[in-house]
RNA sequence: UCGUCGAAAAGGCAAAGUCUUUGAAAAAUGACGACGCAAAGCUAUAGGGGCUAAAGUUAACAAGACAAUGCCAGCCAGCUACCGAA
Numbered sequence: 001u002c003g004u005c006g007a008a009a010a011g012g013c014a015a016a017g018u019c020u021u022u023g024a025a026a027a028a029u030g031a032c033g034a035c036g037c038a039a040a041g042c043u044a045u046a047g048g049g050g051c052u053a054a055a056g057u058u059a060a061c062a063a064g065a066c067a068a069u070g071c072c073a074g075c076c077a078g079c080u081a082c083c084g085a086a
Base pairs, nucleotide, nucleotide: 005084006083012037013036017032018031019030021028022027035074041079042078043077047076048075049072050071051070056066057065058064
């Protein structure tokens, strides 16, 4: 110095829920709030997986079914990264 790892220190992020706004919905924005997180940082038609289905197609009394270039990275994954004990 690099990798692995995760004691300490300095900090960081922010689940559920509530209010607000956007959206057909999934979900997201802002505020409050902290369940937790060593990557809970970034990346979503150029990995996998999951959620929703307005318009559309189909069925047709209908129910329903199909389908994402919509959404989720705090599901796995890829990339990057603070500190420095054993």
Predicted 3D model of an 86-nucleotide RNA (c-di-GMP-I riboswitch aptamer) from Paenibacillus thalictri. The coordinates come from a structure-prediction model, not an experiment, and the mean pLDDT is 87. The RNAcentral record of the sequence draws on Rfam. The model forms 95% of the base pairs in the Rfam consensus. The source organism's lineage runs through Bacteria, Bacilli, Caryophanales, Paenibacillaceae and Paenibacillus.